[in-house]
A computed fold for a 117-nucleotide RNA from a bovine gut metagenome, annotated as FMN riboswitch aptamer (RFN element). Its mean pLDDT, the model's own confidence on a scale to 100, is 83. Its Rfam family is "FMN riboswitch aptamer (RFN element)". From the family's description: The RFN element is a highly conserved domain that is found frequently in the 5'-untranslated regions of prokaryotic mRNAs that encode for flavin mononucleotide (FMN) biosynthesis and transport proteins.
RNA sequence: UCUUCGGGGAUGGGUGCAAUUCCCUACCGGCGGUUCAGCCCGCGAACCGAUCCCUCCCGGGAUCGGCCGAUCCGGUUUCAUUCCGGAGCCGACAGUCACAGUCUGGAUGAGAGAAGA
Numbered sequence: 001u002c003u004u005c006g007g008g009g010a011u012g013g014g015u016g017c018a019a020u021u022c023c024c025u026a027c028c029g030g031c032g033g034u035u036c037a038g039c040c041c042g043c044g045a046a047c048c049g050a051u052c053c054c055u056c057c058c059g060g061g062a063u064c065g066g067c068c069g070a071u072c073c074g075g076u077u078u079c080a081u082u083c084c085g086g087a088g089c090c091g092a093c094a095g096u097c098a099c100a101g102u103c104u105g106g107a108u109g110a111g112a113g114a115a116g117a
Base pairs, nucleotide, nucleotide: 001117002116003115004114005113012024013023014022026102027101028091029090030043031042032041033040038089039088047066048065049064050063051062052061053060054059071087072086073085074084075083093105094104095103
């Protein structure tokens, strides 16, 4: 420098004109570090702002800054909030006949990074 890869999940039932959005139940867990981690440390994405650039407009991009959820107990061990046992908890924005971690959309995007040449 180039190439490839790089996010999962609503089962069954209840109420209702209407909900995979509410209630019961079910299900899911990006990347690096560290004894194997959604909830320890760090990062990415999303969201907000400032400045600059492109554009007739709509809108898009770059840089910097902000924001950025959630765990305890017991056991094993040299070492574990990471393993084993148990009990918990958390989840961007916009949309929607009614409120969304799981549906639809930005996104055939971006990206922490991984592998290869």